Source information
Predicted 3D model of a 101-nucleotide RNA (SAM riboswitch aptamer (S box leader)) from Bacillus subtilis.
[in-house]
RNA sequence: UUCUUAUCAAGAGCAGGCAGAGGGACGAGCCCGAUGAAGCCCGGCAACCGACUUAUAAAGCACGGUGCUAAUUCUUGCAGCUAGCGGCUGAGAGAUAAGAU
Numbered sequence: 001u002u003c004u005u006a007u008c009a010a011g012a013g014c015a016g017g018c019a020g021a022g023g024g025a026c027g028a029g030c031c032c033g034a035u036g037a038a039g040c041c042c043g044g045c046a047a048c049c050g051a052c053u054u055a056u057a058a059a060g061c062a063c064g065g066u067g068c069u070a071a072u073u074c075u076u077g078c079a080g081c082u083a084g085c086g087g088c089u090g091a092g093a094g095a096u097a098a099g100a101u
Stems, first nucleotide, its partner, number of pairs: 002100007013042001016041003022032003026077004043069003048065003052060003073093001078090005
């Protein structure tokens, strides 16, 4: 890099520190941001993998590897249903984990 499988409606700092303008993957929209963005540290959430403990259906723990910490993966980008507004469903795209390559 690519492929496979699983998950994506919950949760997590209004007084934390450094920093200083951008950020929410991409396009469109709509938002967040000097009452301070990204990033880093700390804190926190979750529990996919490993370890461990009960016990093998599973549960617990959070020690190690990750991940996450505005808004449903913020909405939508394709298709179907619906007279339509709107809504619903599925796919695609994306993210994360584990395995393979």
Its mean pLDDT, the model's own confidence on a scale to 100, is 82.